[in-house]
Predicted 3D model of a 108-nucleotide RNA (SAM riboswitch aptamer (S box leader)) from an uncultured Actinomycetes bacterium. The sequence was found by an Rfam model in a public genome assembly.
RNA sequence: AGCACAUCAAGAGCGACUGAGGGACGGGCCCUGUGAAGUCGCGGCAACCAGUGUGAUCCAAGAGCUAAUCACUCAUCACACCAGGUGCCAAUGCCCGUGCGAUGAGAG
Numbered sequence: 001a002g003c004a005c006a007u008c009a010a011g012a013g014c015g016a017c018u019g020a021g022g023g024a025c026g027g028g029c030c031c032u033g034u035g036a037a038g039u040c041g042c043g044g045c046a047a048c049c050a051g052u053g054u055g056a057u058c059c060a061a062g063a064g065c066u067a068a069u070c071a072c073u074c075a076u077c078a079c080a081c082c083a084g085g086u087g088c089c090a091a092u093g094c095c096c097g098u099g100c101g102a103u104g105a106g107a108g
Stems, first nucleotide, its partner, number of pairs: 013042005021031003025097004043089003048085002051081007062074003103108001
């Protein structure tokens, strides 16, 4: 990095403006003038990227430096911190859509 299988489906809003859509698409089923989508303000959830720290990388199982070891630097991985950059704040990522097998005359 690719393929396959199993399992999981958590969390998070309040205003202002605006005014009819929205849940990617199709079919459903839902949300929506008790205000959709959008814009703005403040807030939140989560922990992918970045940042910081600690540890490991031994025996055959990173690199550099060295005569060599240790140390150090870089790299990789893990964990923790942080919450800058993203993302998100109805319904399991709302359900199904595809493939294979079984069954069926077929549609299913």